[in-house]
Context: one part of a larger RNA
RNA sequence: UUGGGCGUAAAGCAUCUUUAGGUGGCUUUUUAAGUCCGCCAUCAAAUCCUGUGGCUCAACCACAGACGGUGAUGAAACUACCAAGUCGGAGUACAAGAUGGGAGCAGAGGAAUUUUCGGUGGAGCGGUGAAAUACGUAGAGAUUAGAAAGAACACCAACGGUAAAAGCACUCUACUGGGCCGACACUGACACUGAGAGACGAAAGCUAGGGGAACGAAUGGGAUUAGAUACCCUAGUAGUCCUAGCCGUAAACGAUGGAUACUAGGCACUGUACGUUUCGACCCAUACAAUGCUGUAGCUAACAAGUUAAGUAUCCCGCCUGGGGAGUACGUUCGCAAGAAUGAAACUC
Numbered sequence: 001u002u003g004g005g006c007g008u009a010a011a012g013c014a015u016c017u018u019u020a021g022g023u024g025g026c027u028u029u030u031u032a033a034g035u036c037c038g039c040c041a042u043c044a045a046a047u048c049c050u051g052u053g054g055c056u057c058a059a060c061c062a063c064a065g066a067c068g069g070u071g072a073u074g075a076a077a078c079u080a081c082c083a084a085g086u087c088g089g090a091g092u093a094c095a096a097g098a099u100g101g102g103a104g105c106a107g108a109g110g111a112a113u114u115u116u117c118g119g120u121g122g123a124g125c126g127g128u129g130a131a132a133u134a135c136g137u138a139g140a141g142a143u144u145a146g147a148a149a150g151a152a153c154a155c156c157a158a159c160g161g162u163a164a165a166a167g168c169a170c171u172c173u174a175c176u177g178g179g180c181c182g183a184c185a186c187u188g189a190c191a192c193u194g195a196g197a198g199a200c201g202a203a204a205g206c207u208a209g210g211g212g213a214a215c216g217a218a219u220g221g222g223a224u225u226a227g228a229u230a231c232c233c234u235a236g237u238a239g240u241c242c243u244a245g246c247c248g249u250a251a252a253c254g255a256u257g258g259a260u261a262c263u264a265g266g267c268a269c270u271g272u273a274c275g276u277u278u279c280g281a282c283c284c285a286u287a288c289a290a291u292g293c294u295g296u297a298g299c300u301a302a303c304a305a306g307u308u309a310a311g312u313a314u315c316c317c318g319c320c321u322g323g324g325g326a327g328u329a330c331g332u333u334c335g336c337a338a339g340a341a342u343g344a345a346a347c348u349c
Base pairs, nucleotide, nucleotide: 003321004320005319006318007303008302012317015199016198017197021193022192023191025086026085027084028083031080033079034078035075036074038073040071041070042069043068049065050064051063052062053061054060089190090187091186092185094182101176102175109153113149114148115147116146118144119143120142124135161168162167205246206245207244208243209242210241214240215239219235220234221233222232257316258315259314260313261312262311265294266293267292268291270289271288272287273286275284322349323348324347331342332341333340334339
């Protein structure tokens, strides 16, 4: 390589967009490149393959045939090409609703916390398994009236919504993207996937400037303990927050790549439409789309999954090939660095 695989055994890129490439609806026409039929010429023999036979079998040997390439003649179902058409795939326009979709600016809100300044008051408070460090007669803790600051948004809240993923929730205004239902006007295969490439990408971390309530790596102290560089307590720096850049990784998980078609049901919920009903709705019935539970066939090593497949098929991409050594070494690219990406071998079992 072929083959066999990729939920949990090795294996789906974190996610998306897109170039080359690969693959690709229906009907009719043209050509004959692929494809196919027959014939001719040629390609030494042996070998290989198929069939038959001979050495007792086999290896071995013999005979016959086939495959393949080139040229010429024909066929036109399929792929491809030419031309025309079609509406089912795809898309655009229309209308309406819902939505924590996104980014940025501005504004507003209350609860809580801490600090600060007054009043009252007068001995503890805080913390733990128990304590102590810490705070407090220089008036703490408690309570009450003001002020300031930063961060996060209880209830609603759900098996809910939304986004490509990461993610997204106080409230309002303006800007803006996407999906679904409906109605059917338009384009007429414009599609799917996608090496490379680009974009985005939690937290931590880095650079510069702000900010700093609370929490809190590091660190100090108190305990526990044989010890305690920990778990517990008391303090507390970086950080968490904002602005502008960088980093590019996660059990980035549904441990399940994307697209299309087909294959029993039942229950729940979200959005929309229509019908029924009503003063209007709810309920109920139907359809499409999304999200869940249960479950038949088939599938699976089992667990499970099961129209949101891990079933039945097709197309495209990525990846795996015993454990360790090792996601290491070396080289290269990227990065301020931390490191990231690519990625072996010897040896050993």